[in-house]
RNA sequence: CCAGUCGGCCGGGCGGUCGCUGCCGGGUCUCCUACGCCAUGCGGAUGGGGUCCGGUGGAGGAAAGUCCGGGCUCCAUGGAAACACGGUGGCGGCUAACGGCCGCCGGGGGCGACCCCAGGGAAAGUGCCACAGAGAACAGACCGCCGCGACGCGCCUCGCGUGGCGCGGCAAGGGUGAAACGGUGCGGUAAGAGCGCACCGCGCGUGCCGGCAACGGCCGCGGCACGGCAAACCCCACCGGGAGCAAGACCAAAUAGGGAUGGCCGCGUGCGGGGCAACCCGGCACGGAGGUGUGUUUCCUCACCCGUCAUCCGGGUUGGUUGCUCGAGGCGCCGCGCAAGCGGCGUCCCAGACGAAUGACCGUCGCGGAGGCUCGCCUCCAGACAGAACCCGGCUUACAGGCCGUCUGGCACA
RNA sequence: GGGCGGUUAGCUCAGUGGUAGAGCACUUCGUUGACAUCGAAGGGGUCACAAGUUCGAACCUUGUACCGCCCACCA
Numbered sequence: 001c002c003a004g005u006c007g008g009c010c011g012g013g014c015g016g017u018c019g020c021u022g023c024c025g026g027g028u029c030u031c032c033u034a035c036g037c038c039a040u041g042c043g044g045a046u047g048g049g050g051u052c053c054g055g056u057g058g059a060g061g062a063a064a065g066u067c068c069g070g071g072c073u074c075c076a077u078g079g080a081a082a083c084a085c086g087g088u089g090g091c092g093g094c095u096a097a098c099g100g101c102c103g104c105c106g107g108g109g110g111c112g113a114c115c116c117c118a119g120g121g122a123a124a125g126u127g128c129c130a131c132a133g134a135g136a137a138c139a140g141a142c143c144g145c146c147g148c149g150a151c152g153c154g155c156c157u158c159g160c161g162u163g164g165c166g167c168g169g170c171a172a173g174g175g176u177g178a179a180a181c182g183g184u185g186c187g188g189u190a191a192g193a194g195c196g197c198a199c200c201g202c203g204c205g206u207g208c209c210g211g212c213a214a215c216g217g218c219c220g221c222g223g224c225a226c227g228g229c230a231a232a233c234c235c236c237a238c239c240g241g242g243a244g245c246a247a248g249a250c251c252a253a254a255u256a257g258g259g260a261u262g263g264c265c266g267c268g269u270g271c272g273g274g275g276c277a278a279c280c281c282g283g284c285a286c287g288g289a290g291g292u293g294u295g296u297u298u299c300c301u302c303a304c305c306c307g308u309c310a311u312c313c314g315g316g317u318u319g320g321u322u323g324c325u326c327g328a329g330g331c332g333c334c335g336c337g338c339a340a341g342c343g344g345c346g347u348c349c350c351a352g353a354c355g356a357a358u359g360a361c362c363g364u365c366g367c368g369g370a371g372g373c374u375c376g377c378c379u380c381c382a383g384a385c386a387g388a389a390c391c392c393g394g395c396u397u398a399c400a401g402g403c404c405g406u407c408u409g410g411c412a413c414a
Numbered sequence: 415g416g417g418c419g420g421u422u423a424g425c426u427c428a429g430u431g432g433u434a435g436a437g438c439a440c441u442u443c444g445u446u447g448a449c450a451u452c453g454a455a456g457g458g459g460u461c462a463c464a465a466g467u468u469c470g471a472a473c474c475u476u477g478u479a480c481c482g483c484c485c486a487c488c489a
Stems, first nucleotide, its partner, number of pairs: 001410004006405005012365007020058012035043003060385001064396002067394005072244004076301001078300006085240005090104005105119001106117004120235002125233002127229003142174002144170006151163005182200006201224001202222004207218004248322004258313007265282001267287005272281003290305004315488003329348008368381006415485007424438004432469001440456005462478005
C1' cells in the first nucleotide's frame, strides 16, 4: 500500500428571528370558597382559569416489529391431584427473568484473522422415504463375475476358445437414486465376500487418567449388529395460570338494570296471580338445591349471588383526576472476575403530551459529491432510517454518511 | 396504544410434505341468418417476499411487507 476480520462510537456544531409544551417565580384580568362589612350587594386570604414577562427541561439508536422475558394492575396473588396445551433443548456461569449474554465442548466452513450450528433421544413405539431402480429397511440380483451340465459352432484335432440355454455360487465392477446394509490396502478364492489381517471409522465396558461438567486421551473387547427424517407424531428433562394502562382506582353527568335465546337446578311449605277444572306461573318469603370465581376434570376451603351464568339486541355519556414517571436509572473512579457481570464510593435528576408538543426559516463553520479555473479558491447539489404514549432487560428489522481501535493474508522497502 | 386473523389464475375459493386445482371470467371452433344459451378444445401462476429444516416446501420454522377485524366508560 492492497484485500479482509472483529469490536466500539457518532447520527452535525455555533448564532439569530418566530413558534409549541411541562415545571418554577412574578405582573395583570376574571371566577369562586372560608370569612368580613356601612348587608340581598360589595370586599375578599388561599385556590381554579385566561393572558403577559423571566428562568429552566423537552425523542431514538433503533422510540419500530410486538418476537421473547420481567415489573405493575385486575381476575380467589386459595390448596391438592390428574389430564390437556404451549415453549425450551451440548455443558458451566451471569441475570429479577429470558428463547438473552459470556466462557468452554462437539460438528462444519475458511490459507488465516475468524465465522456458522432449533446442538437431547432414531438398538420405546407409530408413521413417511415420491420418481427412478433388481432391491428403500431383518432388502435385493437387471447387466455382470465364476462353477457344473447337455447342445451348437470354430480350430494349430480329443482339449481349448466361443454362443445362447438350464441348475447353482457371488455381491467385487457397471447402472438407478437424495440415500444401496462400513472405507482403503494386502492376503485369500472357481469367482467373491470382515472370509482373514493392518490402519481408519463404529459399538460396548459400573475399566484407568484429566476436567465441576459437556467432553477428551489411553486400554481392553466385539468383525460390525444398529440408513435418513423428531422445524412428523412421539419419548425424556426443565419451564409456564389468564388478561392487559383502552389494565385498574376515584369524582361528575345522563339513562330503562328494558328485551330475546340457551345451559344448570327447577324440590318442600306458606302467601299471591291466572284458569270452570285438572293444573300452570324463577311473582314473593323461608328452607333446600343450584350457579359463578379466567385451560379442563375431581376433591377441600373461602367468598359472592334483586336463582344464576353465557351470548346477542338495546339505553346513556364522549367530561375531569389518578395510575404517570426516581428507575433492575445515568456518569466518573476504585476493587474482584478471562468475560458476561458483580461490589463499594462520589455525583446528577434527565419528556410526560391526549385534535397528542419536542418545530420552521436565515446566516456561518465542518463533512460528502459534481463542475470550473487564474491551483486554492468559487458555484451548485445532497444530508439517511425514522419519530415517545405505563415502565424496564433483550432479540430482530431499517439506516445517508463518518470516526476510532484489534487482528489476519499478500506485495514492496529498510 | 393493545390483541387477533389473512395473502394460491383477472375474481371467489379448495389444496397442510411428492407433477398446483375447481367455479365464474378470457380465447378459438361448432350450433344460429345474427346474438345469447349450449357443446368441444385451449391459454393463463415468482402459491406476497426472503432465509432455513428436508432428498424434496404452497404446506413445517423464522424474519419482512401489505391488507382486514376487535378492544372506551356508566346503569
Molecule: RNase P RNA; transfer RNA
Organism: Hyphomicrobiaceae bacterium